[in-house]
Context: one part of a larger RNA
């Protein structure tokens, strides 16, 4: 609980997509449900409200009015609904142009680090605060050439790009989505939001089958230390990669819901167009992201501030004192982990 709010105090679903709901641009016309008035009926009486009175006053009481609707019927047309015709600015198609690590698939390059093989060559190598444990005379380390195999792409690289989020970064080719400028041919409101709902959703983990180079939970030994189930070394297994399925959660953060409108300014930076002369590594204007300041205003204060946390509408989600507790128990979901829905007693 008809209230106030959700940047940081409790509170924005991880992201989009959409069914029903709600909500919707301008113009004319109709119609009259809602909506605004009149009249009739009816609303038992008590009783509530209001004004008079009457009990010395109240409480009681009496009395005249009124009350919430419901039904019938006349009438009004601004608003909202229906209905019709229309109209471009909202919304989308076309055209011409433009950037980009968006998505998927299929190849290729190179530096590197392991490992293998020969050569050259000797006693140490490696770690670390310092040492050990580990390699190494059966030739290590180090250097040479040649080979195998995996995983990641230095530099450009950028409060730079793109994508709803999650996330995308070596080059190259097929497939593909979406944004932005410019026009103003074209449809003519088709729009916004969205409980349920379905999709996609990092890291770990989970299954089947591959694949393993470095890394490295778990373990194992050295160290440290009072002790060290750690930090710190030297090993190393699953993972990590790959295909196909499952999982559905993170401080999935801008801890900030989508969409629209308005409301000083200066500075950069990225992609588009337009215009100026002085033709430029040039200015000026415009759009559509991305950052620093910063006015009104907003805020409990930080601080936000045309990328608002200003001033408004339209929908949705969510809080409602701390702890039990995001837990029991049920139900759904899933092989499992466990995930989602979610209380009480009971304390303070």
């Nucleotide at each position: 609980u008809u209230g106030g709010g959700c940047g940081u105090a409790a509170a924005g679903c991880g992201a989009g997509c959409g069914c029903a709901g709600g909500c919707g641009g301008u113009u004319u016309g109709a119609u009259a449900a809602g909506u605004c008035u009149g009249a009739a009926g009816u609303u038992a009486a008590a009783g509530g409200c209001u004004g008079u009175g009457g009990c010395u006053c109240a409480a009681c009481c009496a009395u005249a009015g009124u009350u919430c609707g419901c039904u019938u019927u006349g009438g009004a047309a601004a608003c909202u609904g229906u209905c019709a015709a229309a109209c471009u600015u909202g919304a989308g198609u076309g055209c011409a142009g433009a950037a980009g690590g968006g998505g998927a698939g299929a190849g290729u390059g190179g530096a590197a680090u392991u490992c293998c093989a020969u050569g050259u060559g000797u006693a140490g190598c490696g770690g670390u605060g310092a040492a050990a444990u580990g390699c190494g005379u059966a030739g290590a380390u180090a250097u040479a050439u040649g080979g195998a195999g995996g995983a990641a792409c230095a530099c450009c690289g950028g409060u730079g790009g793109c994508g709803a989020a999650a996330g995308c970064g070596g080059u190259u080719c097929u497939c593909u989505g979406g944004u932005c400028u410019g026009u103003a041919a074209c449809u003519g409101a088709c729009g916004c939001u969205g409980a349920g709902g379905c999709u996609c959703g990092a890291a770990a983990g989970c299954g089947u089958g591959g694949g393993g180079a470095g890394c490295g939970a778990a373990c194992a030994g050295g160290a440290u230390u009072a002790g060290a189930u750690a930090c710190c070394c030297u090993g190393g297994u699953a993972g990590u990669c790959c295909a196909c399925g499952c999982c559905g959660u993170a401080a999935a953060c801008g801890a900030u819901g989508u969409c629209a409108a308005c409301u000083a300014g200066c500075c950069g930076u990225u992609g588009g167009g337009a215009g100026u002369c002085u033709u430029g590594a040039a200015c000026u204007c415009u759009u559509a992201g991305u950052g620093g300041c910063g006015c009104a205003g907003c805020u409990a204060a930080c601080g936000c501030a045309u990328u608002a946390a200003g001033u408004u509408g339209a929908c949705c989600g969510c809080c409602u004192g701390g702890g039990g507790a995001g837990u029991a128990c049920g139900g759904c979901c899933g092989c499992a982990a466990g995930g989602u829905u979610a209380a009480a007693a009971c304390u303070c």
The prediction has a mean pLDDT of 86. Predicted 3D model of a 348-nucleotide part of an RNA (small-subunit ribosomal RNA, central domain) from an uncultured bacterium. The full RNA is in RNAcentral, with records from ENA, Greengenes and SILVA.